RNA sequence: GGGGAAUUAGCUCAACUGGAAGAGCGCCGCCCUUGCACGGCGGAGGUUGCCGGUUCGACUCCGGUAUUCUCCA
Numbered sequence: 001g002g003g004g005a006a007u008u009a010g011c012u013c014a015a016c017u018g019g020a021a022g023a024g025c026g027c028c029g030c031c032c033u034u035g036c037a038c039g040g041c042g043g044a045g046g047u048u049g050c051c052g053g054u055u056c057g058a059c060u061c062c063g064g065u066a067u068u069c070u071c072c073a
Stems, first nucleotide, its partner, number of pairs: 001072007010025004019056001027043005049065005
């Protein structure tokens, strides 16, 4: 220098053919317990890396860009 992949909640990851952004763990509150843990119920938490484009509508398609991993040189 060139090719490929990834980027979504604090962490690890889903999201079908473009049609209402989710799960587990973690966090907070309540119940339970003498107390803790476990368990039950509820809740908070998101600029889908960033900028722009297409579309009635974009995590999803297109262009650019940043970071990480990988292959070739």
Transfer RNA from a Deltaproteobacteria bacterium, 73 nucleotides, folded computationally. Its Rfam family is "tRNA". Rfam classes the family as a transfer RNA. Its mean pLDDT, the model's own confidence on a scale to 100, is 81. The sequence was found in a public genome assembly. The organism belongs to Myxococcia, within Bacteria.